[in-house]
Record summary:
Predicted 3D model of an 86-nucleotide RNA (c-di-GMP-I riboswitch aptamer) from a Rhodospirillales bacterium. Taxonomically the source falls in Rhodospirillales (Bacteria, Pseudomonadati, Pseudomonadota, Alphaproteobacteria).

RNA sequence: UAUCGAAAAGGGCAAACUGCUCGAAAGGGCAGGACGCAAAGCCACCGAUCUAAUGGAGAUGAUCCGAAGAUGGCGGGGUUACCGAG
Numbered sequence: 001u002a003u004c005g006a007a008a009a010g011g012g013c014a015a016a017c018u019g020c021u022c023g024a025a026a027g028g029g030c031a032g033g034a035c036g037c038a039a040a041g042c043c044a045c046c047g048a049u050c051u052a053a054u055g056g057a058g059a060u061g062a063u064c065c066g067a068a069g070a071u072g073g074c075g076g077g078g079u080u081a082c083c084g085a086g
Stems, first nucleotide, its partner, number of pairs: 004084002012037002017032006035073001041079003045076003048071003055065003
C1' cells in the first nucleotide's frame, strides 16, 4: 500500500416516531429520538424502486402514460477515511 473485518481502543452516523419547516407528491432540512450500520462518509454514471407537477391520451370524467424530481439506510460502480489479528 492492497485485500480483509478477528480482538479491542478512540469514536462516528442515525431508522421508525414526534415537533417545526420546504415541496404538487415522493421525499428533503432542523431539533428530539435510536432500529441498526466497518464506510449507514461523499457522488445520480448504470440498474432498480418511489412520486407524477408541467405535459400527453381519455364521454376532457374515472383513469393511463411519463422524470427533467426523489431514494447513497436498494444493488453495482467511482472516490475519501479511523484501528489492525491475518